[in-house]
RNA sequence: CCAGACGGCCGGGCGGCUGCUCUCGCGCAUCUUGCGCGGGGGAGGAAAGUCCGGGCUCCACGGCGACAAGGCGGCGGGUAACGCCCGCCGGGGGUGACCCCAGGGAUAGCGCCACAGAAAGCAAACCGCCCGCGAUCGCCUCGGCGAGGACGGGUAAGGGUGAAAGGGUGGGGUAAGAGCCCACCGCGGACCGGGCGACCGGGACGGCAUGGCAAGCCCCGCCUGGAGCAAGACCGAAUAGGGACCCUCAAUGCCGGUCUACGGGCCGGCGGCGCCGUCGCUGGCGUUGCGGGGGUCCGGGUGGGUCGCGAGAACCGUCCGGCAACGGGCGGUCCAGAGGAAUGGCCGCCGCGUCCGCUUCGGCGGGCGGCACAGAACCCGGCUUACAGGCCGUCUGGUCCA
RNA sequence: GGGCCGGUAGCUCAGCGGUAGAGCACUCGACUUUUAAUCGAGUGGUCGUGGGUUCGAUCCCCACCCGGCCUG
Numbered sequence: 001c002c003a004g005a006c007g008g009c010c011g012g013g014c015g016g017c018u019g020c021u022c023u024c025g026c027g028c029a030u031c032u033u034g035c036g037c038g039g040g041g042g043a044g045g046a047a048a049g050u051c052c053g054g055g056c057u058c059c060a061c062g063g064c065g066a067c068a069a070g071g072c073g074g075c076g077g078g079u080a081a082c083g084c085c086c087g088c089c090g091g092g093g094g095u096g097a098c099c100c101c102a103g104g105g106a107u108a109g110c111g112c113c114a115c116a117g118a119a120a121g122c123a124a125a126c127c128g129c130c131c132g133c134g135a136u137c138g139c140c141u142c143g144g145c146g147a148g149g150a151c152g153g154g155u156a157a158g159g160g161u162g163a164a165a166g167g168g169u170g171g172g173g174u175a176a177g178a179g180c181c182c183a184c185c186g187c188g189g190a191c192c193g194g195g196c197g198a199c200c201g202g203g204a205c206g207g208c209a210u211g212g213c214a215a216g217c218c219c220c221g222c223c224u225g226g227a228g229c230a231a232g233a234c235c236g237a238a239u240a241g242g243g244a245c246c247c248u249c250a251a252u253g254c255c256g257g258u259c260u261a262c263g264g265g266c267c268g269g270c271g272g273c274g275c276c277g278u279c280g281c282u283g284g285c286g287u288u289g290c291g292g293g294g295g296u297c298c299g300g301g302u303g304g305g306u307c308g309c310g311a312g313a314a315c316c317g318u319c320c321g322g323c324a325a326c327g328g329g330c331g332g333u334c335c336a337g338a339g340g341a342a343u344g345g346c347c348g349c350c351g352c353g354u355c356c357g358c359u360u361c362g363g364c365g366g367g368c369g370g371c372a373c374a375g376a377a378c379c380c381g382g383c384u385u386a387c388a389g390g391c392c393g394u395c396u397g398g399u400c401c402a
Numbered sequence: 403g404g405g406c407c408g409g410u411a412g413c414u415c416a417g418c419g420g421u422a423g424a425g426c427a428c429u430c431g432a433c434u435u436u437u438a439a440u441c442g443a444g445u446g447g448u449c450g451u452g453g454g455u456u457c458g459a460u461c462c463c464c465a466c467c468c469g470g471c472c473u474g
Base pairs, nucleotide, nucleotide: 001398002397003396004395005394006393007392008391009390010389012350013349014348015347016346017345018344020042021041022040023039024038025037026036027035028034029033044373048384049383051382052381053380054379055378056228057227058226059225069224070223071222072221073220074088075087076086077085078084089103090101091100092099093098104219105218109217110216111213112212113211126159127158128155129154130153131152132151136147137146138145139144167185168184169183170182171181172180186208187206188205191202192201193200194199232307233306234305235304242298243297244296245295246294247293248292249291253270254269255268256267257266258265259264272287273286274285275284276283314333315332316331317330318329319328320327321326351371352369353368354367355366356365357364358363403473404472405471406470407469408468409467412426413425414424415423420457428444429443430442431441432440450466451465452464453463454462
């Protein structure tokens, strides 16, 4: 210098004028909220997606356990907790710095493995190789040799199919072959040593034994009670509606029967009253009821208002412990709280980007561009996603120079 | 705030581990004087995007982007 890996940070700055919102002080108006003046605070690293975990609040619940449903899954640690983070182990990728992994169990059981292929899950013989039999054919020194089908068997070494064909390579062995035997590698269950552990290392043994998929059902271990700030608490208007009591309004009294839990209920008759209807006589309906009106009191809810709601798993600095995540000590700071929803608008200078002109290549002048993603809504810890441009640190590979 | 679906050809939808299909539309041909209808053939796909599991993914899992519905 080029190419790259990892980690951290910033993400426009200063000033003027004028608004918006919250808050404090003073003054004025008032009679509970306004106005004026002055001081102070006012978006983010993701405020986003709402994917996890908590705080908080209400509901449910005697404790423990189980079932269902959902989630998590190497080991150790961190944390309030987590599916997050740190360190380590194992596997995979990269020359390397470094990166990636939902990383328990496949002899508990069920299921699936298309096409191709002879055979795909109780493995399997298509070609090939070998042995036997051998119609038949050829040669010939007539006793043999060779070839050989639509036959019977052996064989998983070779070919071919496939993602995958029941350990791999080499040697021995064999009729040909085969862990059949041997060496090395892989694998398996024990043993020894190391490590808190995942796991690692070692020598001997076994002789290879039942392939893959659990982000298919499932099994094992662990975790989870349900809802969510429109949670929830308080104050409570007109009007309407609910309850209790009192007063009032047309009018319910009598007789008989019957039932009874002895409170009363039901049926029939007579009488009274009200309404409807009729010219009238006659008649119909209702008649102590969840009736109408008035008053007093009580309680619930809607609109509305107040709280919840900003001192916290907080931030900054420093020291200590720890490889780290993180924890602890000391000192300092107070840092948004709206609610149809404030944090805006205009301007100047600088910075940045881009374009044009001039240039003595150092720059100078001018134009344009609010200049990335995006904006709190109960709060916090994570994850994920979006992001113009820029800064810092550590490390790797290559090339060149001294 | 809470919950549930969908995205496949130009349009409407099937397909739920094994070569992506149907109807309509479009193009061509046949029939007809011609058109329509009918018949035959054909074209047409980043399966919303990116990863992962698997021999293999439209399908299973994760993240994201759109669209819709229910509910207080």